[in-house]
Predicted 3D model of a 73-nucleotide RNA (transfer RNA) from a Bacteroidia bacterium. Its mean pLDDT, the model's own confidence on a scale to 100, is 81. It matches the Rfam family "tRNA". It is annotated as a transfer RNA.
RNA sequence: GCCUCGUUAGCUCAGAUGGUAGAGCAACUGAUUCGUAAUCAGUAGGUCGGGAGUUCGAGUCUCCUGCGAGGCU
Numbered sequence: 001g002c003c004u005c006g007u008u009a010g011c012u013c014a015g016a017u018g019g020u021a022g023a024g025c026a027a028c029u030g031a032u033u034c035g036u037a038a039u040c041a042g043u044a045g046g047u048c049g050g051g052a053g054u055u056c057g058a059g060u061c062u063c064c065u066g067c068g069a070g071g072c073u
Stems, first nucleotide, its partner, number of pairs: 001072007010025004019056001027043005049065005
């Protein structure tokens, strides 16, 4: 320098063919317990790495770019 993959909630990851974001764990609140843990119920939490473009509509498509991993020369 070139190619491929990844980038979404605190963490690990889902999100066929664009229709406006979810799960598990963690956190918080309540119930249960003498108390803790466990269990049950509920709550909160994300400018989908950043910036443009296409579209009525973009996490998803196109372009530029950041970061990480792997490969080639």